RNA sequence: AGAGGUAUAGCUCAAGUGGCAGAGCGCAUGCUUAGCAAGCAGGAGGUCCUGGGUUCAAUCCCCAGUGCCCCUU
Numbered sequence: 001a002g003a004g005g006u007a008u009a010g011c012u013c014a015a016g017u018g019g020c021a022g023a024g025c026g027c028a029u030g031c032u033u034a035g036c037a038a039g040c041a042g043g044a045g046g047u048c049c050u051g052g053g054u055u056c057a058a059u060c061c062c063c064a065g066u067g068c069c070c071c072u073u
Base pairs, nucleotide, nucleotide: 001072002071004069005068006067007066010025011024012023013022019056027043029041030040031039049065050064051063052062053061
């Protein structure tokens, strides 16, 4: 310098080919226990990396950029 991949909840990761975004772990509350752990129940938690464009509507399509991984030189 060039090609490719990746970015989604606090963490690890899914899903979704334009129309309400999920799991496990973690967190908080309650039940249970003498108490703790485990278990159970119902919860909170999201600028879907950033900016712009297209569209009635964008996490998704288009353009540019950033971080990380990998390959070539």